c-di-GMP-I riboswitch aptamer from a Clostridiaceae bacterium, 88 nucleotides, folded computationally. Model confidence (mean pLDDT): 80 of 100. Lineage of the source: Bacteria > Bacillati > Clostridia > Eubacteriales > Clostridiaceae.

[in-house]
RNA sequence: ACUAUAAAAAGGCAAAGUCAUUGAAAGGUGGCGGCGCAAAGCUUAGGGGCUAAGGUAGUAUUUUCUGCUAUGCCAGCCAGUUGCCGGU
Numbered sequence: 001a002c003u004a005u006a007a008a009a010a011g012g013c014a015a016a017g018u019c020a021u022u023g024a025a026a027g028g029u030g031g032c033g034g035c036g037c038a039a040a041g042c043u044u045a046g047g048g049g050c051u052a053a054g055g056u057a058g059u060a061u062u063u064u065c066u067g068c069u070a071u072g073c074c075a076g077c078c079a080g081u082u083g084c085c086g087g088u
Base pairs, nucleotide, nucleotide: 001088002087003086012037013036017032018031019030020029021028022027035076041081042080043079046078047077048074049073050072054069055068056067057066058065
């Protein structure tokens, strides 16, 4: 420098569920847990997805219902970027 193909070592992360907490919700954080992961490290400026408090349109008539909307989120969806051991 290239590679992420087999085996090994050292370690790492932690799905569902559940408890606590936070939030309008989606979701976040912490404990238990362990489905899996070679980037399940990091990044929401790109695509995709979730939610709709507030705003807005209609309805209703002051209480409701429905649609649209991210300024709220998701990196364990794609993407971008950095990188350990090993191998060449």